Context: one part of a larger RNA
Molecule: small-subunit ribosomal RNA, 5' domain
Organism: uncultured prokaryote
Order: sequence, then structure tokens, then C1' cells
RNA sequence: GAUUGAACGCUGGCGGCAUGCCUCAAACAUGCAAGUCGAACGCGAAAGUUCCUUCGGGGAUGAGUAGAGUGGCGCACGGGUGCGUAACACGUAGCUAACGUACCUCCUCGCUGGGGAUAACUCCGGGAAACCGGAGCUAAUACCGAAUAGUCUGCUACUGUCUGCGGACCUUUUCGGCAAAGCUGCAAAGCGCGAGAGGAUCGGGCUGCGGCCCAUUAGUUUGUUGGUGGGGUAAUGGCCUACCAAGACUACGAUGGGUAGCUGGUCUGAGAGGAUGGUCAGCCACACUGGAACUGGAACACGGUCCAGACUCCCACGGGAGGCAGCAGUUGGGAAUAUUGGACAAUGGGGGAAACCCUGAUCCAGCAAUGCCGCGUGAAUGCUGGAGGCUUUCGGGUCGUAAAGUUCUUUCAGCAGGGCAGAAGGGAAACUUGACGGUACCUGCAGAAGAAGCACCGGCUAACUACGUGCCAGCAGCCGCGGUAAUACGUAGGGUGCAAGCGUUGUUC
Repeated sequence: GAUUGAACGCUGGCGGCAUGCCUCAAACAUGCAAGUCGAACGCGAAAGUUCCUUCGGGGAUGAGUAGAGUGGCGCACGGGUGCGUAACACGUAGCUAACGUACCUCCUCGCUGGGGAUAACUCCGGGAAACCGGAGCUAAUACCGAAUAGUCUGCUACUGUCUGCGGACCUUUUCGGCAAAGCUGCAAAGCGCGAGAGGAUCGGGCUGCGGCCCAUUAGUUUGUUGGUGGGGUAAUGGCCUACCAAGACUACGAUGGGUAGCUGGUCUGAGAGGAUGGUCAGCCACACUGGAACUGGAACACGGUCCAGACUCCCACGGGAGGCAGCAGUUGGGAAUAUUGGACAAUGGGGGAAACCCUGAUCCAGCAAUGCCGCGUGAAUGCUGGAGGCUUUCGGGUCGUAAAGUUCUUUCAGCAGGGCAGAAGGGAAACUUGACGGUACCUGCAGAAGAAGCACCGGCUAACUACGUGCCAGCAGCCGCGGUAAUACGUAGGGUGCAAGCGUUGUUC
């Protein structure tokens, strides 16, 4: 000098765009953050209104609505955090003839005919509750046989092609195995369902190389290193297991310890390099702590399940409930970091044939000079150099064209009027959809009116005098100032530098 997710002191007019718990991965009250589909399925209220009534009640409508339940898809995305991790975690370049891929897309073929249940519901029972048990009824795109079938799949044999020589693919063949679901519509048709072959996308696995510190860590290892058989996986593999062999790594730093998410990037620097990884983007890891599996195309799953633990809450003491490192917000910690806001209008996501519903993703608004950028706080004129302050050699000098005065202007803020784009879409049509927001922007009105501070002035380093103080009080980044004439302390006048900021402290180069 540059830099900053900054903090502190003094000060503070406006706008735009960004940014905002760096500390306790501490604990959390409350609300919201993942639902949707009646065009898969069976049930099915009530209030209200109205009619009848024997005054007990019943019917109609509300309404096949609300509502749960079965079923499907989603909940593995999106959002948060950086604990762990020195590792194929990340980056980069490759390999996978050792693999998977729901939804989307293309192509081929198919969707025949049956069965038994079960929730909801009704009844009964247990429990304080959470919830649970028994009996009975019922539907499906839920579940289960059967048929048919393939370029699917298992075994056997055969032909050729390629090869990294392990194998892969292809032709033919024997005997086996395995499918399906309907819904809407007058219809046409559409949406679905099953099998197979591709595509796309997204993932799994393996390898070379690369990026921290300590040798005051020198030896480490027994599933360890390799093989065979078996198991397991979508898939290779000590991934697991039995047996066999005795290997494997290491001064080119093993092992151990410490620290740390990695990268694109960011800061600095002429560069080389050094430092760093907050916001944004990619990848990884985690979701109270530890462990486990289930479902599923994919999880060993933040707002799922089970077990153990710590903590908190309810309890009728028998037993239960919970997980903000989602958005707000609270307490605590801290030098320090915001609203318990609006809207789904746009973009995107989930469900749905659609209308539409959901969406603290997102878009916006609020708070903060936290940063960057822009603008303003007036312009011109004005010497009898007024008054006043400071100073003086008492003549004057200086603040100073500065003020007043005169002539103008009106940005921004204020008030009034007008007022976008962002809208694509939806609906048969008529028509209708903007949170931001009456915002941006435009016009008019009034009046210089409402808007300047902070640090410094001994040298480095731009800027000097007076008074007070008297090695005191104090200053200080370094050198150093202060003991009676202090340009270095304190105040004032003046000056210098930046300016809605200016200084100080911390960080990095």
C1' cells in the first nucleotide's frame, strides 16, 4: 500500500447492488418448512335450511361434500451444517469385457381366464394416555395360483468373430423357469399395465498422478499378503468365511501423533510465489450420541423405523412423547452477526388427464454505513476586507468572498397528480391472474429551504502559533517528547488529509 463475512470509538442525508453466528455440531417454547391423486378402490358424516310428526322421532337438502382408510407416485430432490475425514474424500486423466438406472424417450410384442383375503366400517374388550386386542362384513391398478410368451433367464452341446487371452459376442439346439390392470369417454380416442431391445440422464466400482505439519513418531501388520472352495453384492475384491502358503508396507518416510472438509475460485504480488476456501457453483460427509436394518430404481434415510445412551417433557407410576446443522424466533456463549414479515405473481420442484393443491426452494419486503458504487448537503456575485474569534513587533495580520447583501437553481428528501415492464398462463366463452406496490418512472408545487464529520499537524509524513502544565498530568507505530519560553502533553485559533464517513484494533499478502 492493498485486503476483510469484521469488531470498537466519534459522527451520520439519500439511493442502487451485494453481504450478515467466523464463537457452543450448545440447548430449544411457538408457528410454518412434503405432499398429492375421487379419471385406482370401498366407506361416508355434521351444522344449517326445509317438510312430516304419535313430540319419542323420521324424510329431503346440505352431499356422494367434509373426513379418515386401502392403493399409487413423491417423501433419496430441494433446504441446512462442516462434526468427522490426510481418505480414491477431493481435483485431474483414464478403465469397468466387473455394474445398476424409477420417472423421460424410441422400437417390437402382449394385457387371457380365475381365486382367497384385508383396512376402513359395525360390535365387544383393555388402557390415564400413547395406543392395542378379539369377532363379523367389503373393494381395488392391493395380494396369489393358472394360461400364453420373448432378442429374457438357468443347464447342455455346436458354429464363427473379436480379444487386454481372463473372456465377450454371434448361429443353431435339448430340457426347465418367469408377465400383465385397469380407468375416463356416447364414440373416436386418451391415460395406464407387462416382457424385451436401444437412447438419454443419474449413479456404483477400480486405477495413474496431484495438494498439510512433526523423525524430539522407525519400524508396522495376522484377515495381515496371496491362493483354493463357498457365501454375499447390481458388480470386482479378504467384502465375509473355511482351509493352505508366509507373506505385505517402509528413510522415494511406513506406522503413530497433530491439524484440516476438497475444488472452481478469492486476497495479495510485476511475476514466481504466499495466504485462504465466507457468499455463489461442483463433489463429499453429517442430521441429539452410538449401532442396525426395513421399504425402495436409488437410503442404511435431517422433519421414517428399531435398539442402546445422555438430556427434556407428560403420567392415574403401570407406561409414554421428543430431536431447528430447514425458515423465523428464544436462552446461552461471544468483541460480534437480522423479521416469530408477504406471496406462490414469476422461476423451479412434487402430485394430478386437467382444473388445481403443496412448496420458509424461490421471488420479494423489513433490520444493519457491514462492504462496493452513485448522488446531495447549493450556484454566481459580493470589500467599507463589517461584527466576532485568534494573534500581534499594537502598525497590523488572519479566519476571509468566507458571512451578510444581491441575483439564480431545485438534484435528493417532502407534498400532490398520473403510473409500467416483469403475464407466460387459466377459461368453452364472457372474462381473469402481480407478493413486490400505487413501487420504479413521469409531471407539477414550495423554498436554500431538511442534510458534515473524523483523524492528524516533531521527523518518517501533507499540515504552526498562543495559552495552560512543569519528568507532573500525559503522549507514543519507530526514533522519542514532558524537569518554566513544549510546533511532540491538554485546550484554542489556524492548517493538512480523507469524507457519509473517519480513525483504532485484529487478519492475510